The prediction has a mean pLDDT of 81. Predicted 3D model of a 73-nucleotide RNA (transfer RNA) from a Deltaproteobacteria bacterium. Rfam family: tRNA. It is annotated as a transfer RNA.
RNA sequence: GCGCCAUUAGCUCAAUUGGUAGAGCAAAUGACUCUUAAUCAUUAGGCUGAAGGUUCGAGUCCUUCAUGGCGCA
Repeated sequence: GCGCCAUUAGCUCAAUUGGUAGAGCAAAUGACUCUUAAUCAUUAGGCUGAAGGUUCGAGUCCUUCAUGGCGCA
C1' cells in the first nucleotide's frame, strides 16, 4: 500500500429479504428470609463507532473517515 471481517445497553451477543431495537449476565426496587445468598417479580439503561447519501421509512443498502483484528505484498 491492497483485500476481508468486526464496531448495537456497563459486558457478551441477537435483530428472519429495509418497517417503532431485543436477550443473557450485571444494576436498581419489591417479595421471600432473623440477615445474607439463592429463587421469583418488576424497572431502568441505546440518537446502533463518526459524517454524508438513497428511500415514505436505514442497525440493515451506498460513499468517506475512525478504531480493532486477519491475510497478501